[in-house]
RNA sequence: AAAAGAUAAAGGCAAACCAUUGGAAACAAUGGGACGCAAAGUUACGGGUCUAAACCCUUGUGGGUAUGACCGCCGGGCUGCCAAA
Numbered sequence: 001a002a003a004a005g006a007u008a009a010a011g012g013c014a015a016a017c018c019a020u021u022g023g024a025a026a027c028a029a030u031g032g033g034a035c036g037c038a039a040a041g042u043u044a045c046g047g048g049u050c051u052a053a054a055c056c057c058u059u060g061u062g063g064g065u066a067u068g069a070c071c072g073c074c075g076g077g078c079u080g081c082c083a084a085a
Stems, first nucleotide, its partner, number of pairs: 005082001012037002017032006035072001041078003045075003048070003054065004
């Protein structure tokens, strides 16, 4: 210097669930909490998933649609700590 990622060390993130707040909802933020994570950092770019306020079709308490949301679903882009063999 590099990277094949270890029962290593330092440091990091934080699922479910609970509370409060925002939101039509999906979901998010903050606090608590840890199932897990070597990119569980970031980006809706491709696929996928969720929601349907508004709008459209209907008149059924029905259907469609993202301009809303999810990167801790998969792939891609950008960036990055440590490191035995």
The RNA shown here (c-di-GMP-I riboswitch aptamer) has 85 nucleotides and comes from a Bacillota bacterium.
Rfam family: c-di-GMP-I riboswitch aptamer. Rfam describes the family as follows. GEMM was predicted in a large-scale screen for bacterial structured RNA regulatory elements. Genes associated with GEMM are involved in a diverse array of functions, including chemotaxis regulation, signal transduction, secretion and chitin.
It was read from a public genome assembly, where an Rfam model found it.
The organism belongs to Bacillota, within Bacteria.